[in-house]
């Protein structure tokens, strides 16, 4: 001074589903369990432009399952929230000493 990649600080962004039992029972709500997850309201998880965290397409296709935004496609689509300090390591220029 440039690149790389891993981590911190602040300050932002995002999701919360299916099924089951019980209580209430007109809609509903609440509370246990069970399933998949990194997180199913934790103040806890995941992402932050090197962006697949999510979002829309979508009540979408194809497979599985009790059941689901389960799991791929979709997708080389389209959007989506940033700034600093410091340390490694690579190089490159430059001064200095020997």
């Nucleotide at each position: 001074c440039a690149a790389c990649a891993c981590g911190g600080c602040u300050g932002g962004g995002g999701g919360u589903g299916u099924c089951c039992c019980g209580c209430a029972g007109g809609g509903u709500g609440c509370g246990g369990g069970a399933c998949u997850g990194a997180g199913a309201a934790a103040u806890a998880c995941c992402c932050u432009u090197u962006g697949a965290a999510c979002c829309u397409g979508a009540a979408c296709c194809g497979g599985a399952u009790c059941a689901u935004a389960c799991c791929g496609g979709c997708g080389g689509a389209g959007g989506g929230a940033a700034g600093c300090a410091u340390g490694g390591u690579u190089g490159u220029c430059u001064g200095c000493c020997u």

About this RNA: Predicted 3D model of a 98-nucleotide RNA (TPP riboswitch aptamer (THI element)) from Thiomargarita sp. Its mean pLDDT, the model's own confidence on a scale to 100, is 79. The sequence was found by an Rfam model in a public genome assembly. The model forms 100% of the base pairs in the Rfam consensus. Taxonomically the source falls in Thiomargarita (Bacteria, Pseudomonadati, Gammaproteobacteria, Thiotrichales).